[in-house]
Predicted 3D model of a 56-nucleotide RNA (nadA riboswitch) from Silvibacterium sp. It was read from a public genome assembly, where an Rfam model found it.

RNA sequence: GGUUGCAACAUCCCCGUCGGUUGGGCGGCCCGCGCCGCAGUGAAUCGACUGCAACC
Numbered sequence: 001g002g003u004u005g006c007a008a009c010a011u012c013c014c015c016g017u018c019g020g021u022u023g024g025g026c027g028g029c030c031c032g033c034g035c036c037g038c039a040g041u042g043a044a045u046c047g048a049c050u051g052c053a054a055c056c
Stems, first nucleotide, its partner, number of pairs: 001056007013042001014040001016049007023041001025038005
């Protein structure tokens, strides 16, 4: 470096980082579908990256 499987590290547990997509929640506009905003969205998923293990 590649492949596969993972998140040990975490002020109970779960949660690696960043950015998207879909859906949900809250708030605002509007009440017509919808639009905009907010957030540890304990929902799913995609890409890149960090780290761990095994194999090559």